[in-house]
Context: one part of a larger RNA
C1' cells in the first nucleotide's frame, strides 16, 4: 500500500406515518359596495417577535339563546394579576364600536400623508378640540339667466340613481397566430385565444310573415338518434346540417292603429248660424269644427282579425249623471254572485302555521386469565345491534372515550311552502248574422352595388343582416315553400314581455377515491406567495417525524465560568438525548487477519 472481516463517524436514501393537497359527486347557495366594499397600512395583550382575533369601547363591548366547570387564542412555557354556580371561558343569532388608506368622493398627494371652507358645541372671547356637511356624472323637478328681443347655452338648488370588487358560466362589440394542408396564397386552426362593454342567478331564446308536402305539425331551450348522412370544399386538407323520430320541461300574454271620451295648445268660426244625446216644447249663447300632443277606454288576429252601423239571442238588484219637463237612449257607479293573483299576462304589505338552515340534546352493550413497558393481541366465557361508518386511547376495541343508527330542540335571524288579511277582474257585458266607408307597425318590404351570417368558400344561391343608392302595396293586400315563373299549400314582417327543462362553481356543508404520501401531492403539510431576486412588470424557494408520557437528563467529573464528553438518573428502549423514528450508499477512520 492493497484485499477481507469487525466496530464507528459522516450522510441522508429507504420503510412506516400524516396535520396538507388532488380529483369527483351531492346538497344548499349564487353576490359584496357611498349605511364606504374587496384588499391593505398602522395600532391593539401587564411582560408581546410572528400568526390569529379585534379597532382608540381595539385577543374585545351589549342583548338573547345553547352549554355547565373551569378559564384569560397559537408558536409557548413562565412570572404577575384577574374572571367564574349572581353561570365565566366556549358555541350560535342580533346589535354597538369599527383609526387611516383604498371606487375614495371637500382640495391636494410620492396610498395609509398634507391641508381648507361652512354649521354646531365647548370658552367671556380668540387659538384650539370635538361632531357634522362639502367630489363627479346621469335622470327628474325647480330657480336664475349671456352674446341676442323672446329664447337657448351657462350657473345654482332639491331628490333619486350610478361608480368599485368578485371563480366560472351568459349576451354583445372587436379579433389573431403557431398549426393542418406533409411547401403555400383560397381554405384550416377559429369566430378559438385574447381585449372591451353589459347583465343575471342563471343568461340568451321564445309564442310563426315557422316547418312540411298535398297527409299534416304547432313558441323557445336542452339531451339521444337522424348522421359523419344530405351537402360545402385549391371537390385538397378538411368543414358539416335540417326535416323527421324518441325524451326532459311545459304557459302563455301585452301594446301600436281604426273608434269613443277627457285635458292642453294652434288655426278657424259668431248670420243668434254652429253647439248643448234623440223627439216635442222651452232655455243657454260660441261652450263649435279641424289639426297636434298627452292621458283613459276599446283592440291584438290569418279556417283573416278588429273598428263602425243595423238586426237577433243570452244575462241578478240598486243609485247617479247627460241645461229644464215627458218618453227613450247612452254613460258612470255600488252591491249580491262568480273568478284570478304578486315569475310574464296590474301590484304592495302584513299575519298565522309548517318545513329547512344558522348553537345543541338523548343515545345500547364485557369481564376474567395470560404475554408484554403498556392489551385493544392470545385463551375462556358473555352482551348490544334501526348503532359492526370513522377516529382516539401506551400494539389490532361493536360493548373504554368521541361518535354512529334512531329520535329530538330555537329566544333571535334567514329562506321556502300553505292558508288568511289583501289586491285585481267580471258583474251591461258576451255572442251570432249582415253591411260597407275605416284600421291592421315605412325610408320598412323589395331591387342594384359592396360585405357578412347561415354546414353552404358566389355558386343555379334561396333565407337572415346591412354600408351606399333607388324605393312599394294596404286584405281584391303581403311573405315563404333553396334561382326564376305558374298553380297549390302555408304563414302575417317592419313593437314588446315571458317561468321550467339548460350552463357554471368562487365561498359554505357532507360524502367518496384500483388519487399523492414530504424531490410526491398545490408554489406553500412548517413564519408561503413568506425569505430572497429584480428599477419594474414579475420571478420565487428550502424547510415534516424524540417518546406512550418530558418522565427533556437532579447530582458528580474532565474542560476555556466553552463546545463536547464520561458517570449517575428517567424510560420498554438513550446507537430514542433534543444536530433526536428507521438510518442504505458514496466518503473518512480505528482494529484484526492475509498478501506484497
Nucleotide at each position: 500500500a492493497g484485499c477481507a472481516g469487525a466496530u464507528g463517524g459522516g450522510g441522508a436514501a429507504u420503510g412506516c406515518c400524516u396535520u396538507g393537497g388532488c380529483g369527483g359527486c351531492a346538497g344548499a347557495u349564487g353576490g359584496c359596495g357611498a349605511u364606504g366594499a374587496a384588499g391593505g397600512a398602522c395600532g391593539u395583550a401587564g411582560c408581546a417577535a410572528g400568526c390569529u382575533g379585534c379597532g382608540a369601547u381595539a385577543a374585545g363591548c351589549c342583548u338573547c339563546g345553547g352549554g355547565g366547570a373551569g378559564u384569560c387564542g397559537c408558536u409557548a412555557a413562565g412570572c404577575a394579576g384577574g374572571c367564574u354556580g349572581u353561570g365565566a371561558u366556549c358555541c350560535g343569532a342580533g346589535g354597538a364600536u369599527u383609526u387611516c388608506c383604498g371606487a375614495a368622493u371637500g382640495g391636494g398627494g410620492a396610498a395609509a400623508c398634507c391641508u381648507a371652507a361652512c354649521u354646531a358645541a365647548g370658552u367671556a372671547a380668540a387659538c384650539c378640540u370635538u361632531a357634522g356637511u362639502c367630489a363627479u356624472c346621469u335622470u327628474a323637478g325647480g330657480a336664475u339667466g349671456a352674446a341676442u328681443c323672446c329664447a337657448u347655452a351657462g350657473u345654482c338648488c332639491u331628490a333619486a340613481g350610478a361608480a368599485g370588487c368578485g371563480a366560472a358560466c351568459a349576451g354583445a362589440g372587436g379579433g389573431a397566430a403557431g398549426u393542418g394542408a406533409a411547401a403555400c396564397a383560397u381554405c384550416u386552426c377559429a369566430g378559438u385565444a385574447c381585449c372591451u362593454c353589459u347583465a343575471g342567478g342563471a343568461a340568451a331564446a321564445g309564442a310563426a310573415a315557422u316547418c312540411a308536402a298535398u297527409u299534416g305539425a304547432g313558441a323557445u331551450u336542452c339531451c339521444c338518434c337522424u348522421a359523419g348522412u344530405a351537402g360545402c370544399g385549391g371537390c385538397g386538407a378538411g368543414c358539416g346540417a335540417a326535416a323527421g323520430g324518441g325524451g326532459a320541461a311545459u304557459a302563455g300574454c301585452c301594446u301600436a292603429a281604426a273608434c269613443c271620451c277627457u285635458a292642453u295648445g294652434a288655426g278657424u268660426g259668431u248670420a243668434a248660424a254652429a253647439a248643448c244625446c234623440u223627439a216635442c216644447g222651452g232655455g243657454u249663447g260660441u261652450u263649435g269644427c279641424u289639426c297636434a300632443u298627452a292621458g283613459g277606454g276599446u283592440g291584438u288576429u290569418g279556417u283573416g282579425g278588429g273598428a263602425u252601423g243595423c238586426a237577433g239571442u243570452c244575462u241578478g238588484a240598486g243609485g247617479a249623471a247627460u241645461c229644464c219637463g215627458u218618453a227613450g237612449a247612452u254613460u258612470c257607479u255600488u252591491c249580491a254572485g262568480g273568478g284570478a293573483g304578486u315569475u310574464a299576462c296590474a301590484a304592495a304589505a302584513c299575519c298565522u302555521u309548517g318545513u329547512a338552515u344558522u348553537a345543541g340534546u338523548u343515545g345500547a352493550a364485557u369481564u376474567g386469565c395470560u404475554u408484554g413497558g403498556a392489551a385493544a393481541g392470545g385463551c375462556a366465557a358473555a352482551c348490544c345491534a334501526u348503532a359492526g361508518a370513522g377516529g382516539g386511547u401506551g400494539a389490532u376495541a361493536g360493548u373504554c372515550c368521541c361518535g354512529u343508527a334512531a329520535a329530538u330542540a330555537a329566544a333571535a335571524a334567514u329562506a321556502c311552502a300553505a292558508g288568511g288579511u289583501c289586491u285585481c277582474c267580471u258583474g251591461u257585458g258576451a255572442u251570432u248574422g249582415c253591411a260597407u266607408u275605416c284600421c291592421c307597425a315605412a325610408g320598412u318590404a323589395c331591387c342594384u352595388c359592396g360585405g357578412u351570417c347561415c354546414a353552404c368558400g358566389u355558386g343555379c344561391a334561396a333565407g337572415g343582416u346591412u354600408g351606399a343608392g333607388g324605393g312599394a302595396a294596404a286584405c281584391c293586400g303581403g311573405g315563404a315553400a333553396g334561382a326564376c315563373c305558374a298553380c297549390u299549400u302555408u304563414c302575417c314582417a317592419a313593437g314588446g314581455c315571458u317561468a321550467a327543462a339548460u350552463a357554471c362553481a368562487a365561498a359554505c356543508u357532507g360524502c367518496c377515491g384500483a388519487c399523492c404520501g414530504a424531490u410526491a401531492g398545490u408554489g406553500c403539510a412548517c413564519u408561503a406567495g413568506u425569505a430572497c431576486u429584480g428599477u419594474g412588470a414579475a420571478g420565487g424557494a428550502a424547510a415534516g417525524g424524540u417518546g406512550a408520557a418530558a418522565a427533556g437528563a437532579a447530582c458528580c467529573c474532565c474542560a476555556g465560568u466553552g463546545a463536547g464528553g464520561g458517570g449517575a438518573g428517567u424510560g420498554a428502549a438513550a446507537u430514542a438525548g433534543a444536530a433526536c423514528c428507521u438510518g442504505a450508499a458514496a466518503c473518512c477512520a480505528u482494529u484484526u487477519g492475509c498478501u506484497u